[in-house]
RNA sequence: GGAUGUGGCUCUGGAGAAGCUCAGAUGAGUACCGAAGGUGCAAGGCGGGAAAUCCCGCUGAAUCUCUCAGGUAAAAGGACAGAGUAAAGGGC
Numbered sequence: 001g002g003a004u005g006u007g008g009c010u011c012u013g014g015a016g017a018a019g020c021u022c023a024g025a026u027g028a029g030u031a032c033c034g035a036a037g038g039u040g041c042a043a044g045g046c047g048g049g050a051a052a053u054c055c056c057g058c059u060g061a062a063u064c065u066c067u068c069a070g071g072u073a074a075a076a077g078g079a080c081a082g083a084g085u086a087a088a089g090g091g092c
Stems, first nucleotide, its partner, number of pairs: 001092001006087001008085006018030001020029003031072003037068001038066001040064001044059006
């Protein structure tokens, strides 16, 4: 000097589902959504047992799954994507 990659910040785009019911607010209830976060697991890998091609355990991704959390007008939030920016790190 500095590729790829990483997370941070800024800007842009960004779905779904009751502006439900009871109660004067807090609150309670029913229905629903899946894109903060979280749960679960297929192949594969590892280990053990058996003797044949099986069984058990651990590990194991997602926008899949569950709906704990969150959410169901707008705003906010929002996985993910694009652009910019400063930084740490950095094969060579």